Context: one part of a larger RNA
Parts: sequence; structure tokens; C1' cells
RNA sequence: GUCUGCGAGUCAGUGGUGCGUGGCGAGCAUAAGCCGUGUGGUGUAUGCGUAGCGAAGGCGAGUCUUAAAAGGCGUUUGAGUCGCGUGCCCUGGACCCGAAGCGGGAUGAUCUAGCCCUGAGCAGGCUGAAGCGCGGGUAAGACCGCGUGGAGGGCCGAACCCACCUAGGUUGAAAACUGGGGGGAUGACUUGGGGUUAGGGGUGAAAGGCCAAUCAAAUUCCGUGAUAGCUGGUUCUCUCCGAAAUGCAUUUAGGUGCAGCGUCGGUUGAUUGGAUCCGGGGGGUAGAGCUACUGGAUGCUUGAGGGCCCGUACAGGGUACCGACAGCAGCCAAACUCCGAAUACCCGUGACCUGUAUUCCGGCAGUGACCCGGCGGGGGAUAAGCUUCGUCGUGGAGAGGGAGACAGCCCAGAUCGUCGUCUAAGGUCCCCAAGCGCGUGCUAAGUGGGAAAGGAUGUGGGGUCGCAUAGACAGCCAGGAGGUUGGCUCAGAAGCAGCCAUCCUUGAAAGAGUGCGUAACAGCUCACUGGUCUAGUGGUCCUGCGCCGACAAUGUAGCGGGGCUCAAGCACGCCACCGAAGACGCGGCAGUCGCCUUGUGCGGCUGGGUAGGAGAGCGUCCCAUGAUGGGGUGAAGCCGCGGCGUAAGCCUGUGGUGGACUUCAUGGGAGUGAGAAUGCAGAC
Repeated sequence: GUCUGCGAGUCAGUGGUGCGUGGCGAGCAUAAGCCGUGUGGUGUAUGCGUAGCGAAGGCGAGUCUUAAAAGGCGUUUGAGUCGCGUGCCCUGGACCCGAAGCGGGAUGAUCUAGCCCUGAGCAGGCUGAAGCGCGGGUAAGACCGCGUGGAGGGCCGAACCCACCUAGGUUGAAAACUGGGGGGAUGACUUGGGGUUAGGGGUGAAAGGCCAAUCAAAUUCCGUGAUAGCUGGUUCUCUCCGAAAUGCAUUUAGGUGCAGCGUCGGUUGAUUGGAUCCGGGGGGUAGAGCUACUGGAUGCUUGAGGGCCCGUACAGGGUACCGACAGCAGCCAAACUCCGAAUACCCGUGACCUGUAUUCCGGCAGUGACCCGGCGGGGGAUAAGCUUCGUCGUGGAGAGGGAGACAGCCCAGAUCGUCGUCUAAGGUCCCCAAGCGCGUGCUAAGUGGGAAAGGAUGUGGGGUCGCAUAGACAGCCAGGAGGUUGGCUCAGAAGCAGCCAUCCUUGAAAGAGUGCGUAACAGCUCACUGGUCUAGUGGUCCUGCGCCGACAAUGUAGCGGGGCUCAAGCACGCCACCGAAGACGCGGCAGUCGCCUUGUGCGGCUGGGUAGGAGAGCGUCCCAUGAUGGGGUGAAGCCGCGGCGUAAGCCUGUGGUGGACUUCAUGGGAGUGAGAAUGCAGAC
């Protein structure tokens, strides 16, 4: 892992409360017990109901507060009670499994820690302390030398003990090992045997270490089915309806209570609800506006006042400084408003449509983590698949078609069948169903098929302003001069470093000079003019489609692919077709409503669905009763085949196997349905 079996809403309580059903009924019922075995009898204590009010005494259709008045709760309108079944709740382990833990009593020191008693072990080698002897030495010593001696948590190194490094091992040979090295090895050494200390306790050269592969409190049994607002799991079918992820509160935030939203029963049967229209309302949002307020804020004018400067007094004067008020002009505001929509909202005595959708009462819930998209905001950076509100939609709980793939986007809401039809979004060259459809343009970039500021004689369309047969624009030929090297400045400054001025003359025209250039000149060139040529040529604005801007890591890789250029791209217009579980046709099923000629009727509408509510069934085991049931002429079970039903399932259909029980109907009772729980046991 698979298979087989087992595996989770149960039972009890003269507890509560609904619903269904039954007995009796202003009453109903017994409990313990007793008699006793007939699911019998007895038992009237007691409980609920029949009257309330008051804290109570108490009074009573009234009562309480009270001096009274007035008010509160009752009276009219009366149904209960006890069984059975069932929904839910309460108390219990209370749907099942699951802690870490807490407490009590026991069991452990054969592992390990310390200690006690009694034993044992340490090859070999090295060093050579004290002391002693002898000699030297001294007054005597001290001291020195030689020898002897054999000390030491001394040295090297086996056994023995340890475990520092490294390699292997890591479903190991091993739940801590193996190989090669390493440390101690007469000591605070190692070790045998016997004893001792016990769980908030021991022991600890101290690591929270160790106390039997277990230690920040051992193990075991018991309390115990501890508790778990947490995680996981929770077993057959069909039918009807169908949520929520919000508000308030919470030692509350992943829990819970009440409300909201679901379902079922009852009530309401219209002065109900809902849609549209109509009528009547209030508003201060969007927008706009501001000498209409409160604030902000720009320029100009004016200039109170101030600063600075001059000044013989203080007077007075100057000022390209600041600047109030006021005026003119142009602006800004969620917490500004002289104004002010669209929507939305409220009311209805209205019209019309819908048809119980409404209200209230009661039973049972679930939800109270929401998500994305559009619109309107706040926060953030007018960031986020960000966050937080409002509002609508989808998802959640929604399948189908489209968007390559793609909960939340677009289309559209799946009762079942159908080798019928029409459409939606989106498409119609091939993959791939349907037009390489028609008309008029555009694009040349594979733009289409990713992107900004910015840039550009790309190209189409439309304005507008110039110049032009009195010859424009471009090209070519020629001129482009004189005063003058203008003045200043400067080493120089001559059109051309810079400053100032920018005239006059000749003329067809020529700037006190457009650029290059020189040290400065020179030189080249332009403006401007003539000629030649000949018909259009420039500026600017708006607009369609394109271009550049454009760099990333496996491989094209920013159309799904192929491929596409008067398109298979883009814009506008037109016709046709394809295209879904949409709609329609035909047939079947179910729910609900209506109608009566009540039938196995007809017609209308409805039938996606998680949590969840309600209803109807299938199947398993057992019991009672019945079938004058079935069965060795073969029961159950098992393996095939065939058939039936809307499903769970069924067959007294059939073949084989098997060898003794078993089926159906009605009613009753449950250890009643398995794929999931890192489920449990077994098998492989």
C1' cells in the first nucleotide's frame, strides 16, 4: 500500500418544551408500596389544570401602591391531563478517536550516581626525593663528593579504564558500533561480590546529569471515558426549499449570546408585500461658486504702518526694502456654501401588473474567517492578487459555451431522453463547426501579436496662411559693393572675443553682416539681386494608421500553433452561416397550483445547489402474528448469465457449487448501511 472484518448522535431521568396520534375530560394521572404472575389488581399520598393580585400577613373577580386621585397586574374570549411515537434542550463520558498534564497507592539502585563492607588487578622499561653509610670539609656545624636507598595524584608503554580526531556505518553487523590514530595506566586508579539512599524524593568533582534503551520530576495501576471554545473522522437512496461570512456585546476577536438571513407548522385572505407609472415630500452629495461666509493662495494698483539712509532740534527729506486695509484680475477646500442636480430614500387617500411573495406566533437550524470584478470613497505612493467602508454582480453553493490553459471576467442558470430546429457571447484560411463573403478606405511596421516621457521631411484625410506664367520653390551661371579697419575696448578686434550704435552712398541687389575661418588680416559662405529653367512650391494647425525609444538568462517563447500583406491586420457599412446543458419541437418523470365532465383526468407554472430545514423510501439483524408459505425432487450462502425498477435495490428467473434451513405480509425492536479518522485487527 491493497484486501477482508470491526469502527462514531446512544441510553436513562412521574426532567423541560414543541409536533403527530390515542384514552379520559373540568378534570386527568398515580409514585413508592401491597396482593401477587394475569404484562393483572390495588394504592388518591402527591403532581398538573380549574383565579388572580401582593414581598408578605392576606384579600379575592379582583388585588397591590395609597389619605385621595391615579396607575400596575388580572377578570370577559375557559382545556386540560396521562400514555405512545418523534424534533430539540437539560443532567449525566452524552457522536467517536486524540493530549501535554493533575492526584492517590504501589514497583524499581540486576542500568546508572554516591556511600558502606569484603576481596581482586596493574607486562616491561626509565628517572633516582628523603633517609642512611663512607670520604672530604669545619672548632663544631652547614656544605660537597661517592655509594646506598627506592620516594612520586613522577616518565615511556601492554593488560585494564577512557572516548579527543578522522573515515565508514545511518531500512547499520550494532536503538551509539567498526577501522586507523588518541588520553590515563601506583592512583581523586580500575574492578568482582554483598549492601544502602526512592519520586518534589534520591544521587550528583554540577551536564538539569543519572535513578533499568524512559527524567525540568521514573515506572505502574487506579481516580479516568480527566479536560480539549482545538484538529481529524462520522457509514443507504430519492424528492421540495435553501442560507451566511453582517450589526451589537463579550478577559472578546478562528468561541459565544441576541438580532439579521434559511426551513417547517400555524395565522393573516386584504386598508398586506413587491414591480412600473403617477402624486406628495425632505435633502446638501456630484457639479459649480466664493466682495455670499470661514479659511487658503497668485499677480497688479493703492499705500496706513514699519525698516534702512540723510539730518542742527524732536521737524523734515530720501528709498528699485517689507507691507495692513481697500480696489482690479485669476484661483483652491472632506471637516467652506449665495447655489445645486441625476440617482437614491420616505409617504400614498391613486392607476395597473404580480398573486401570499406580507405580518405575527411557534419548532429546528446553520452562519457570524469571505473572495474577486464594476462604480463611489478613506489609508498607501491617484503602489500591490494591498488594506478598510458603501453599493451592485459573480464565485462561495453554479455545471454548460467563450476568454489557448484560467473559482470571482463575457454569454447563460444543468429534471431525464432525442444522430431534430433557432440563437447568445464569441467566431467563420487550416488545426476547428461556420464566408481565403460583399462594398469603401487605411496600414508596410508581421504594426496587428506588450509599454512611457520624448524624438522624426513615414504615410492618408481636413483646415489655414504665404510665394507663383508680371515666372515662384530647388538646382546651375553671375553679383554680393563704397564711406569703413563704424565707435569703444584691446597686444591685436578689420562684418564674425566682448560693449555701444546700426547710419549714409552707388545700385538690379548687397546686413556696420548667417555660419566656417585667421594671431589679426586674408579666404570660403549666407541673407539679398539679376539670368537660365519651368509649374507649382513653402509655413502652420487638427486628425487616422504606422516608425524609433524597446537589453536576460534550457529553445522560437509578448498571435494557442501553422500560417496571413487590395489580408486570414485595422476602420466603417451590409448579407449569410457556425456556435451552449439558453430557447423551441417530440416523448418520459417529479413537485405545486387551478379546473371541474373527480379520472390511472386536463391545463398552467416549477424542478443547479454547500451549511442547513422538511418529506418519502430501500436494505440488514432479531421478535410477535398470519400465509393449511417454500425446502434432500436440494434452504441459506457463494460464482456466472438473464431480466425489472426513478434511486437505495429487487427477481418464488436460470446454470453451477453447496448440504439445512429459509421467504413474504402486517406490526414491533435495534450493537442497522463504511472509503477516508497519520483509524483498529488479520492476511498478502

Large-subunit ribosomal RNA, domain II from Bifidobacterium simiarum, 684 nucleotides, folded computationally.
RNAcentral holds the full RNA, with entries from ENA, Rfam and SILVA.
The prediction has a mean pLDDT of 84.
Its Rfam family is "Bacterial large subunit ribosomal RNA". Rfam links the family to the GO terms ribosome and structural constituent of ribosome.
Lineage of the source: Bacteria > Bacillati > Bifidobacteriales > Bifidobacteriaceae > Bifidobacterium.